Large-subunit ribosomal RNA, domain V from a Candidatus Pacearchaeota archaeon, 586 nucleotides, folded computationally. NCBI's taxonomy places the organism under Archaea, Nanobdellati, Candidatus Pacearchaeota. It matches the Rfam family "Bacterial large subunit ribosomal RNA". The RNAcentral record of the full RNA draws on ENA. Its mean pLDDT, the model's own confidence on a scale to 100, is 82.
[in-house]
Context: one part of a larger RNA
RNA sequence: CCGGUUUCCCGUGGCUAGACGGAAAGACCCUAGAAGCUUUACUAUAAGCUCUCAUUGGCUUGUCUCUUUUGCUGCGUAGUGUAGUGGGUAGGAUUUGAAGCCGCCUUUUCGGAGGUGGUGGAUCCGACAAUGAAACACCCAUCUGUAAAAGCGACAAAUCUAACUUUACCUGAUUAGUAAAGGACAGUUGGAGCCUGGUAGUUUGAGUGGGGCGCUCGCCUCCUAAAAUGUAACGGAGGCGUCCAAAGGUCAGCUAACUCCGGAUGGAAAUCGGAGUGAUACUGUAAAGGGAAAAGCUGGCUUUACUGCAAGACGGAUAUGUCGCGCAGUCGCGAAAGCGUGGCUUAGUGAACCGAUGAAUUUUUUUAGGAAAUUCAGAGAUCAUCAGACAAAAGCUACUCUAGGGAUAACAGGCUGGUAGUGCCCGCGAGUUCACAUCUACGGCACUGUUCGGCACCUCGAUGUCGGCUCAACUUAUCCUGGGGGUGGAGAAGCUCCCAAGGGUUUGGCUGUUCGCCAAUUAAAAAGUUACGCGAGCUGGGUUCAGACCGUCGUGAGACAGGUCGGUCCAUAUCUACCAUGGGCG
Numbered sequence: 001c002c003g004g005u006u007u008c009c010c011g012u013g014g015c016u017a018g019a020c021g022g023a024a025a026g027a028c029c030c031u032a033g034a035a036g037c038u039u040u041a042c043u044a045u046a047a048g049c050u051c052u053c054a055u056u057g058g059c060u061u062g063u064c065u066c067u068u069u070u071g072c073u074g075c076g077u078a079g080u081g082u083a084g085u086g087g088g089u090a091g092g093a094u095u096u097g098a099a100g101c102c103g104c105c106u107u108u109u110c111g112g113a114g115g116u117g118g119u120g121g122a123u124c125c126g127a128c129a130a131u132g133a134a135a136c137a138c139c140c141a142u143c144u145g146u147a148a149a150a151g152c153g154a155c156a157a158a159u160c161u162a163a164c165u166u167u168a169c170c171u172g173a174u175u176a177g178u179a180a181a182g183g184a185c186a187g188u189u190g191g192a193g194c195c196u197g198g199u200a201g202u203u204u205g206a207g208u209g210g211g212g213c214g215c216u217c218g219c220c221u222c223c224u225a226a227a228a229u230g231u232a233a234c235g236g237a238g239g240c241g242u243c244c245a246a247a248g249g250u251c252a253g254c255u256a257a258c259u260c261c262g263g264a265u266g267g268a269a270a271u272c273g274g275a276g277u278g279a280u281a282c283u284g285u286a287a288a289g290g291g292a293a294a295a296g297c298u299g300g301c302u303u304u305a306c307u308g309c310a311a312g313a314c315g316g317a318u319a320u321g322u323c324g325c326g327c328a329g330u331c332g333c334g335a336a337a338g339c340g341u342g343g344c345u346u347a348g349u350g351a352a353c354c355g356a357u358g359a360a361u362u363u364u365u366u367u368a369g370g371a372a373a374u375u376c377a378g379a380g381a382u383c384a385u386c387a388g389a390c391a392a393a394a395g396c397u398a399c400u401c402u403a404g405g406g407a408u409a410a411c412a413g414g415c416u417g418g419u420a421g422u423g424c425c426c427g428c429g430a431g432u433u434c435a436c437a438u439c440u441a442c443g444g445c446a447c448u449g450u451u452c453g454g455c456a457c458c459u460c461g462a463u464g465u466c467g468g469c470u471c472a473a474c475u476u477a478u479c480c481u482g483g484g485g486g487u488g489g490a491g492a493a494g495c496u497c498c499c500a501a502g503g504g505u506u507u508g509g510c511u512g513u514u515c516g517c518c519a520a521u522u523a524a525a526a527a528g529u530u531a532c533g534c535g536a537g538c539u540g541g542g543u544u545c546a547g548a549c550c551g552u553c554g555u556g557a558g559a560c561a562g563g564u565c566g567g568u569c570c571a572u573a574u575c576u577a578c579c580a581u582g583g584g585c586g
Base pairs, nucleotide, nucleotide: 006586008584009583010582011581012580013579014578017576018575019574022570029405030404031403032402033401034400035397036396037395038394041202042201043200044199045198048194049193050192051191052190054188055187057160058159060157061156062155063154064153066151067150068149069148070147071146072145074143084142085141086140087139088138091125092124093123100119101118102117103116104115105114106113107112164182165181166180167179168178169177205217206216207215214234218240219239220238221237222236223235241386242284243343244342248302249301250300251299252298253297254296256280257277258276259275260274261273262272282291283290285348287346288345289344306329307328308327309326312323313322314321318387331340332339333338354380357377358376359375360374362373363372364371365370412459413457414455415454416453418452420448421447422446423445424444425443429439430438466541467539468538469537471533472530473529474528475527476526479504480503481502482499483498484497485496486495487494506520507519508518509517510516547565548564549563550562551560552559553558
């Protein structure tokens, strides 16, 4: 000086496996909110329709109510006969035309009554007998029904013009004027009712091995519950939201149930007799704990299924809840002692507010009456989401948004290993015979961490998801190739087991497919792991935004592990790793 090798240091060019790499306080999911939309959610409301007061007046007709005046009307039976009721009175009506007769009108219980015109020319009616009541003889008042007139009001219809409205003309212009058309209508203010997602404000529970769907939510009994009490789970079983005037109180009495034997109808089982066991019976209603001096069964009398206080306890976060000596009053049963403030006990329930009703005294108001409040009693709640938000409330969001959550789901990982896969043990049996060449029931025990799951431990201030392409690395429980044991291995071809991971393990058609089916080959077309390897390497067919169609569901907004067409895949590599390559120290 050249070449090689190796350790360290500094670079350059590449590549993209990792730094749960960067970007965006996850859009999926849940929790709590918001917004938009829907409707037979709730509550309002614009608009609309209808009625009504006012603006708003004249006249006529009809109907109706009321008032006044005048006239008429009134029939049970007995009775001259069509007696409304009460009262007065003994006479009254009549030449201002009585009785009678003729005609017309009204009414009628069909017998008559009232009115009017004509004729007629002097009578007719009352006290009397009958009747609850006595004369339309006469007068006064009044009732029922009815006719006419007048008046106020209401309704309906018609009409008028002057309010009011419209149009035209006049005018520089007009809310002034003129004419025409409408006209007390329309229009408008006020007051009501109906209707109303047209519009608005809101509500639409919680628990939950994610959420939704389902189920549940209060009370009682048992187990879990670990021998005081208490004790959880979407742990295991059941009940309650009453019933009873006796099934309460008291006094007195009694003893069930089953088995066997005997006995007419009579039987497995009725009632009768005997024996045995001894509470198995029964208790209104669930279960538990009790119960024979019975709390069980039967009978008599009854209402304590009372009122006012309440020592003292249990229980309990609080509020509720539970037991109760004794005193006073008033009762029931019992000869009495005594017992009785419901039921053998534990379920059978609901705070406040509001509030029908009753009682009481004080207060307020009004004071003729009344009204309200207060106190006591007391009806009304599947307020059942049962410690009860209001008197009053359902949905959709893939058009979505915000705050948060790995306190909570979907992917992947982790733990587990029911399910799955693999192996072993036992050996019923098949295999002509023979369990074990081979296959193996009923069962048992392991292993693996490839399936479907369970759990919810990292990640929601982001760990990109199926399949394909590219590039693969590893495992062996080996598909081929290699070596061996057994055989129900003659040979060949096989079957089965052991060793073995060096290498290999195809191409097409259909489908987004993995898978699968089919076709043709091959020595063989093995199984898996690697974030179901690999999107800061590619693709983007599928799934999984916004558009749209169909079917089904929904009143609808919309929804659908139903189908269908369409649909933005970012990035200049800092570090590690890897592939090349240069320089420096030794």